A computed fold for a 73-nucleotide RNA from a Sneathiellales bacterium, annotated as transfer RNA.
RNA sequence: GGGCGGUUAGCUCAGUUGGUAGAGCACGGUGUUCACAUCGCCGGGGUCGCAAGUUCGAGCCUUGCACCGCCCA
Numbered sequence: 001g002g003g004c005g006g007u008u009a010g011c012u013c014a015g016u017u018g019g020u021a022g023a024g025c026a027c028g029g030u031g032u033u034c035a036c037a038u039c040g041c042c043g044g045g046g047u048c049g050c051a052a053g054u055u056c057g058a059g060c061c062u063u064g065c066a067c068c069g070c071c072c073a
Stems, first nucleotide, its partner, number of pairs: 001072007010025004019056001027043005049065005
C1' cells in the first nucleotide's frame, strides 16, 4: 500500500424487508429470609465510532475518515 470482517447500554451481543432501539449479565429499588444467597416484580442507563449524502423517514443504503482484528504484498 491492497483485501476482508468488526465498531449498538458498564460488559457480551441481537436487531432478517429502511418505519417506536432490544436481550442476557451488571447496577438501583422492592418482596421473600433472623440474615446472606437464590428467586419474583419494578426501574434507571444509548448523539447506534465520527462526518456527509440518498429518502417523507437511516442502526440498516451510499461515500469519506478513525480505531480494532485477520490475510496479502
Description
NCBI's taxonomy places the organism under Bacteria, Pseudomonadati, Pseudomonadota, Alphaproteobacteria, Sneathiellales. The prediction has a mean pLDDT of 83.